[in-house]
This is a predicted structure of a 162-nucleotide RNA (Lysine riboswitch aptamer) from Limosilactobacillus caviae. The model forms 100% of the base pairs in the Rfam consensus. Its mean pLDDT, the model's own confidence on a scale to 100, is 78.
RNA sequence: GAAGAGGUUGCAUAUUUUAUUAGUAGCUUGUGUUAGAUGAAUAAGCAUCGUAGCACUGGUGAAAGGGAAAUAUGCCGAAACACUGCCUAACUUAUUUCGGGUAGCUGUUGGGACAUAGUCAUAAUAGGCUAUGGACUGUCGCAGAAAGUUGCGGGGCGCUUC
Numbered sequence: 001g002a003a004g005a006g007g008u009u010g011c012a013u014a015u016u017u018u019a020u021u022a023g024u025a026g027c028u029u030g031u032g033u034u035a036g037a038u039g040a041a042u043a044a045g046c047a048u049c050g051u052a053g054c055a056c057u058g059g060u061g062a063a064a065g066g067g068a069a070a071u072a073u074g075c076c077g078a079a080a081c082a083c084u085g086c087c088u089a090a091c092u093u094a095u096u097u098c099g100g101g102u103a104g105c106u107g108u109u110g111g112g113a114c115a116u117a118g119u120c121a122u123a124a125u126a127g128g129c130u131a132u133g134g135a136c137u138g139u140c141g142c143a144g145a146a147a148g149u150u151g152c153g154g155g156g157c158g159c160u161u162c
Stems, first nucleotide, its partner, number of pairs: 001162004007076001010075009026060003030056004036049004040096006079109004083104006090097001110137002114133007139154006
């Protein structure tokens, strides 16, 4: 330098279906009340609506994100997270916040699951992240073993083959 392996829940993306979201938001009938309400939060401005708005009752009634299953594609630091910088976006400015993109020869993690605790976000008991724990699995090293096996330890900047 090239080619490969882990796993039947390997990683990521896309499409389809589906449960939940939820009888929620929105729209609308009626009644009551009221002069304000909306544009992520605050302040100022600007714009739009005001038969608005708010509450209750009746009717109608979603979606996104996250989850599950199937299929397809690309792959094996696949990928994820944290931090820093830059850009973008939600009417303008300032601060903050949510979201999206991008860069770093920065740092951590072999892999997935389970349990506990914390935290983020949320409708959520789903999900993400972190830490701990015991087992499983793959690989290398050491020691042992007749027997594809036992014990201990290490990590992907690794391991195997050429």